Molecule: transfer RNA
Organism: Christensenellaceae bacterium
RNA sequence: GGCGUAAUAGCCAAGCGGUAAGGCACGGGCCUGCAAAGCCUUGACCCCCGGUUCAAAUCCGGGUUACGCCU
Numbered sequence: 001g002g003c004g005u006a007a008u009a010g011c012c013a014a015g016c017g018g019u020a021a022g023g024c025a026c027g028g029g030c031c032u033g034c035a036a037a038g039c040c041u042u043g044a045c046c047c048c049c050g051g052u053u054c055a056a057a058u059c060c061g062g063g064u065u066a067c068g069c070c071u
Stems, first nucleotide, its partner, number of pairs: 001070007010024003018054001027041004047063005
């Protein structure tokens, strides 16, 4: 220098055009004499900037970061 993959909540991790599942942790509540365990419950405009579309986490373009391959 060229190419590919990945980026979603504090952490892990689904999604494949129609307003983002689940698990752990945190917070709130119930339970308990107090805790633990258990049960219920709260929270993410999806790495950034644009474009397409009635509608974008998703498709397109350009960047950033990480990893890998080629030279």